[in-house]
Two RNAs folded together computationally: RNase P RNA and transfer RNA, 420 nucleotides in total. Rfam match: Bacterial RNase P class A. Model confidence (mean pLDDT): 75 of 100.
RNA sequence: CGACCGGGUCGGACAGCCGCGGGCGGGAACGAAAGGAACCGCGUGAGGAAAGUCCGGGCUUCACAGGGCAAGGAUAACAGGUAACGCCUGCCGGGGGUGACCCCAGGACAAGUGCAACAGAGAUAUACUACCCCUUUCGGGGGAAAGGUGAAAAGGUGGGAGCAGAGCCCACCCGGCCCAUGGCAACAUGGGUUUUACGAUGUAAACUCUAUCCGGAGCAACGCCGUGGAGAAACAACAGGUUGGCCCGACCGUUUCGAGGAGGCGGCUGGAUCCCGUGGGCGACUGCGGGACUAGAUAGAUGGCUGUCAGAACAGAACCCGGCUUACAGACCCGUGUCGCAAA
RNA sequence: CGGGGUGUAGCGCAGGUGGUAGCGCACUUGACUGGGGGUCAAGGGGCCGCAGGUUCAAGUCCUGUCACUCCGACCA
Numbered sequence: 001c002g003a004c005c006g007g008g009u010c011g012g013a014c015a016g017c018c019g020c021g022g023g024c025g026g027g028a029a030c031g032a033a034a035g036g037a038a039c040c041g042c043g044u045g046a047g048g049a050a051a052g053u054c055c056g057g058g059c060u061u062c063a064c065a066g067g068g069c070a071a072g073g074a075u076a077a078c079a080g081g082u083a084a085c086g087c088c089u090g091c092c093g094g095g096g097g098u099g100a101c102c103c104c105a106g107g108a109c110a111a112g113u114g115c116a117a118c119a120g121a122g123a124u125a126u127a128c129u130a131c132c133c134c135u136u137u138c139g140g141g142g143g144a145a146a147g148g149u150g151a152a153a154a155g156g157u158g159g160g161a162g163c164a165g166a167g168c169c170c171a172c173c174c175g176g177c178c179c180a181u182g183g184c185a186a187c188a189u190g191g192g193u194u195u196u197a198c199g200a201u202g203u204a205a206a207c208u209c210u211a212u213c214c215g216g217a218g219c220a221a222c223g224c225c226g227u228g229g230a231g232a233a234a235c236a237a238c239a240g241g242u243u244g245g246c247c248c249g250a251c252c253g254u255u256u257c258g259a260g261g262a263g264g265c266g267g268c269u270g271g272a273u274c275c276c277g278u279g280g281g282c283g284a285c286u287g288c289g290g291g292a293c294u295a296g297a298u299a300g301a302u303g304g305c306u307g308u309c310a311g312a313a314c315a316g317a318a319c320c321c322g323g324c325u326u327a328c329a330g331a332c333c334c335g336u337g338u339c340g341c342a343a344a
Numbered sequence: 345c346g347g348g349g350u351g352u353a354g355c356g357c358a359g360g361u362g363g364u365a366g367c368g369c370a371c372u373u374g375a376c377u378g379g380g381g382g383u384c385a386a387g388g389g390g391c392c393g394c395a396g397g398u399u400c401a402a403g404u405c406c407u408g409u410c411a412c413u414c415c416g417a418c419c420a
Base pairs, nucleotide, nucleotide: 001340002339003338004337005335006334007333008332009331010330012309013308014307015306016305017304018303020045021044023042024041025040026039030035047314051325052324054323055322056321057320058319059218060217061216062215072214073213074212075211076210078090079089080088081087092106093104094103095102096101107209108208112207113206114203115202116201128147129146131142132141133140134139155173156172157171158170159169160168174199176193177192178191179190180189181188182187222266223265224264225263231257232256233255234254235253240252241251242250243249273292274291275290276289277288278287279286280285345416346415347414348413349412350411351410354369355368356367357366363400371387372386373385374384375383376382393409394408395407396406397405
């Protein structure tokens, strides 16, 4: 210098004017006051993903004495972190890359069942060609090495034995099992194993089995207030109006109840929060101390114009939080980071 | 906010229990006809919405994603 790897930050800036949603203060009309439309001032107002709604919680409500089984769903090496998780960290095993480093739905097909098209003699079991022995031939027997088919054909390589052959025997390797050592563990290393019943393919993102976990619904949850109408009950007492000269009577009516409705208020934003320092830990994370924090609408505000620079993304909160996934122009920072080339 | 369905040839649909992707209309060519229509015969056209994975093998199984569509959440 070039090509990369890993981690992180920002994601239009500044100024002026106008406008919109909340908050606080003042405040004209109106009110006895508290207050208070309009109006004025101050301060504040989208994201790293607000998105998809894929997981986990908080909160609310319904159901439920407690426990178990079944059904359904989810997850899957091991250890830890966390309020919890299917998330995160570390580690083991496997795979990829020259490397920094990255990826893995990574339990169990030796519990059982299913499937394996085409090709091929044979697809979980076999004998087509070829080989060897007996036999004149037909034929019978041996064995599973060689050829061929296939994604896959009864551990692999080499040697011996043998008619030909085969773990039939031997050496090494792979796998299974047992033991020892190291490790919390997964596992690693070493040793042993009369090698056929320690060696019979693959598939569980096929049914299934094993282990663990899970009650339902969701802020349009839920709580409070509640005009009017339908409807229901009472009219015992007192009082009113109409009719009427007056009384009785009649009529108007009066009072109470009345929903998950209209409408309004609450829930509603400060919290498993963020930053810095320090202690513990490889790390995720966590203890302590200090500091910071200001959207909260309800048809839904967060915008527009001008000037300079840049010209440029994905995208817009609706109860809240922790994650994951997906989309994203461009800019910047960090690493005794990696590789290549050149020079010293 | 909650839940479901669909995507396959130009159009409308099958195939979904993994094993060479089909039907109808449409299209092309040929024959019958003087020509058209019609009939008959033959044929072309698909990378199964997109991306990744599991598997020997994926339209089918799994994950992510995109588009379209339906239902429920109130009784003036």